[in-house]
RNA sequence: CGGUGAGGUAGAGGAGCGGAUAAUAAUAGUAAUUCAUCGGAGUAUGACAUCGAUGAGGAUGGAUGAAAGGAUUGUUCGCCGAAGCGCCAUUCGGAGUCAAACGAUUGGUUGCUGGGAUGCUUUCUGAAUAAGAAGCAGACUGUCAUGCUUUUUGUAUGUGCAUGGAGGACUACUGAUCGA
Numbered sequence: 001c002g003g004u005g006a007g008g009u010a011g012a013g014g015a016g017c018g019g020a021u022a023a024u025a026a027u028a029g030u031a032a033u034u035c036a037u038c039g040g041a042g043u044a045u046g047a048c049a050u051c052g053a054u055g056a057g058g059a060u061g062g063a064u065g066a067a068a069g070g071a072u073u074g075u076u077c078g079c080c081g082a083a084g085c086g087c088c089a090u091u092c093g094g095a096g097u098c099a100a101a102c103g104a105u106u107g108g109u110u111g112c113u114g115g116g117a118u119g120c121u122u123u124c125u126g127a128a129u130a131a132g133a134a135g136c137a138g139a140c141u142g143u144c145a146u147g148c149u150u151u152u153u154g155u156a157u158g159u160g161c162a163u164g165g166a167g168g169a170c171u172a173c174u175g176a177u178c179g180a
């Protein structure tokens, strides 16, 4: 001086991601409790247990009357594989025990997804046509590569267009290392 760019640090994408908290609406005059009447043997997903003719489950009417999760708005914190999903494992929860189901926590995986919105389909959950999850579709958007165009004396850079890829990425700085 040139090549490559391990590692480290710091950043960018936008209806960006996740958490906490307050208020509001809805859930709902629902569940539950209690009283009265009818009724007559069962009772939580299953088993045991508990309760039950001093009246179960159930139905009608009256009185009292929630909550969790989810949503909207505001405030605030942490961030850019932010995070989500799938699979595996661990622990906890509730109504007495066990099991199932459900929910939550922690860890792993180099499994998938760059990002948000819209539309459609499916399913779980849910009061819900909301929200969430999965899949598909065509656009939008950021990034990189390639090609063309334009700017320029000419390159480079920038603008515009087209095609394609993925976050183990991209950009900036630093810097391991190689050659002369």
Stems, first nucleotide, its partner, number of pairs: 001179003007174005014080001016079009032064007042051001045099004083113003086109004091104003114141002118137005124132001143165006150158001

The RNA shown here (Lysine riboswitch aptamer) has 180 nucleotides and comes from Mesobacillus persicus.
The sequence was found by an Rfam model in a public genome assembly.
Rfam family: Lysine riboswitch aptamer. About the family: Riboswitches are metabolite binding domains within certain messenger RNAs that serve as precision sensors for their corresponding targets.
The prediction has a mean pLDDT of 76.